[in-house]
Context: one part of a larger RNA
Molecule: small-subunit ribosomal RNA, 3' major domain
Organism: metagenome
RNA sequence: UGACGGGGGCCCGCACAAGCGGUGGAGUAUGUGGUUUAAUUCGACGCAACGCGCAGAACCUUACCUGGGUUAAAUCCACCGGGACCUGCCAGAAAAGGUGGGGUGCCCUUCGGGGAGCCGGCGAGAAGGUGCUGCAUGGCUGUCGUCAGCUCGUGUCGUGAGAUGUUGGGUUAAGUCCCGCAACGAGCGCAACCCUUGUCGUUAGUUGCCAGCGGUCAGGCCGGGCACUCUAACGAGACUGCCGACGUGAAGUCGGAGGAAGGUGGGGAUGACGUCAAGUCCUCAUGGCCCUUAUGCCCAGGGCUACACACGUACUACAAUGGCCGGUACAAAGGGUAGCGAAGCCGCGAGGUGAAGCCAAUCCCAAAAAAACCGGUCCCAGUUCGGAUUGCAGUCUGCAACUCGGCUGCAUGAAGUCGGAAUCGCUAGUAAUCGCGGAUCAGCAUGCCGCGGUGAAUACGUUCCCGGGCCUUGUACA
Numbered sequence: 001u002g003a004c005g006g007g008g009g010c011c012c013g014c015a016c017a018a019g020c021g022g023u024g025g026a027g028u029a030u031g032u033g034g035u036u037u038a039a040u041u042c043g044a045c046g047c048a049a050c051g052c053g054c055a056g057a058a059c060c061u062u063a064c065c066u067g068g069g070u071u072a073a074a075u076c077c078a079c080c081g082g083g084a085c086c087u088g089c090c091a092g093a094a095a096a097g098g099u100g101g102g103g104u105g106c107c108c109u110u111c112g113g114g115g116a117g118c119c120g121g122c123g124a125g126a127a128g129g130u131g132c133u134g135c136a137u138g139g140c141u142g143u144c145g146u147c148a149g150c151u152c153g154u155g156u157c158g159u160g161a162g163a164u165g166u167u168g169g170g171u172u173a174a175g176u177c178c179c180g181c182a183a184c185g186a187g188c189g190c191a192a193c194c195c196u197u198g199u200c201g202u203u204a205g206u207u208g209c210c211a212g213c214g215g216u217c218a219g220g221c222c223g224g225g226c227a228c229u230c231u232a233a234c235g236a237g238a239c240u241g242c243c244g245a246c247g248u249g250a251a252g253u254c255g256g257a258g259g260a261a262g263g264u265g266g267g268g269a270u271g272a273c274g275u276c277a278a279g280u281c282c283u284c285a286u287g288g289c290c291c292u293u294a295u296g297c298c299c300a301g302g303g304c305u306a307c308a309c310a311c312g313u314a315c316u317a318c319a320a321u322g323g324c325c326g327g328u329a330c331a332a333a334g335g336g337u338a339g340c341g342a343a344g345c346c347g348c349g350a351g352g353u354g355a356a357g358c359c360a361a362u363c364c365c366a367a368a369a370a371a372a373c374c375g376g377u378c379c380c381a382g383u384u385c386g387g388a389u390u391g392c393a394g395u396c397u398g399c400a401a402c403u404c405g406g407c408u409g410c411a412u413g414a415a416g417u418c419g420g421a422a423u424c425g426c427u428a429g430u431a432a433u434c435g436c437g438g439a440u441c442a443g444c445a446u447g448c449c450g451c452g453g454u455g456a457a458u459a460c461g462u463u464c465c466c467g468g469g470c471c472u473u474g475u476a477c478a
Stems, first nucleotide, its partner, number of pairs: 001478002003475003007472007015462002019426005026316008034307002042053002064302007076125001077123001079121004085102006106115003128291002131289003137285002139280003142276001144274001149188006155164003168179003194268004199236007208226003213223003239262001242256005318419001322378006334365003339358002344353003385416001390411007432454007
């Protein structure tokens, strides 16, 4: 100087407390451990591994296993042959192999041929490795933590390591600002500048909108209009600016006015010096080591989907604030040409048929958004709760749904009556609850990323648990 303390002081954080809803019990989904297996590829392991890499394992992916095969795929150079290319047959699981048919392009041409490009053969050099080491590395990432800290120059003090500044008194979300001070300044962080949302104005009016006027059988459908909504560009607006109180005539705090918004308005992006030899050699790059008729490459099938069990994360429930039936409303944000696919018709349905329109403020996904509201029914039961499981029949995608996909109909109807010890999230348009969309993607979502609808309760307080910041103290630790 740090680190640590079941030392002290001050102060924060859904840290506790106060509340609301969960997890832990059930069934299922998914990840992991374990076990099994020819293989169940590999990595990730307290917080910070375990719906994680995987924004999508039937083949492919794929790295694993079994079997079959191959010895240089790409690129460059030289030589030889051939248009390129299209297509058939044999045997084979395919890869690989064997054997035919059609066919003659572009540029130059002395019509012999030459050249570019492509294919095949051969030769030379040259490869390839998801093999090992993340404790050799780059890059990227997690975490403490969006915590308020981490440093430097000069000066001063100290023999020195170092100190000072950065401590102190106030204040703040903040090393934020003020005052003081052997310090004076500065840098990286904080804040602001950026995006979005909340109010208003200007510009603009189609594909958007419809107040007033006219037309119309139903639709802003038409004439018309750009006021409103909206769209999207520019601007205004919030600065403790104004008033009062407190405060050191400070920083600031509290209250008030005006205002759509008030003291960082809400949300996002943004992550200092560093820590964990944290994670990743299987994104990529890369040192070293290892393999080189194989640890490389191609192919078929299988596996990654196993199942006595254990754990994590979710979904659905156990019902009456509910289930079912009927009626009736109200979104936002997205996606679409190898695509979205309307109306109509067929089917109980998944879906089929059909083809209009749309490169999309125009058309489509898309429809009734669901919860909500109104009416009816059920009457507390393992039920008109719950939907697992299983049988049969279908449908879609795809070369192909046996291992191993999704969906539909009929039948079947399991556990489950609110969950031990323990444990998690959340402070407001939040929790809870309800539906909608997107990426990946042929197909496949209870996961992930977004969107809107309905919409709470509680916070006395900081003694205690956890984590953190500053000062101080002890230390046999570095």